[in-house]
Transfer RNA from a Bacteroidaceae bacterium, 73 nucleotides, folded computationally.

RNA sequence: GCCACAAUAGCUCAGUCGGUAGAGCAUUUCAUUCGUAACGAAAAGGUCGUGGGUUCGAGUCCCACUCGUGGCU
Numbered sequence: 001g002c003c004a005c006a007a008u009a010g011c012u013c014a015g016u017c018g019g020u021a022g023a024g025c026a027u028u029u030c031a032u033u034c035g036u037a038a039c040g041a042a043a044a045g046g047u048c049g050u051g052g053g054u055u056c057g058a059g060u061c062c063c064a065c066u067c068g069u070g071g072c073u
Stems, first nucleotide, its partner, number of pairs: 001072005007066001010025004019056001027043004049065005
C1' cells in the first nucleotide's frame, strides 16, 4: 500500500425484506426472609463509531473518514 470483517445500553450480544431499537448480566426500587444471598416484579440506562448522500422514512442501502482484528504484498 491492498483486501475482508467488526463498531448498537456500564459489560457481552441480537436486530429478518428499510417502517422509528431489544435480550442476558450489572445498577436502582419494591416484594419475599428473623437477616443476607438466591428467586420474583418494576424502573432507569442508547446522538446505533464520525461526517455526508439516497429515501416520505436509514441501526439496515451508498461514499469518505476514524479505530480494532485478520489476511496479502

Rfam family: tRNA. The coordinates come from a structure-prediction model, not an experiment, and the mean pLDDT is 83.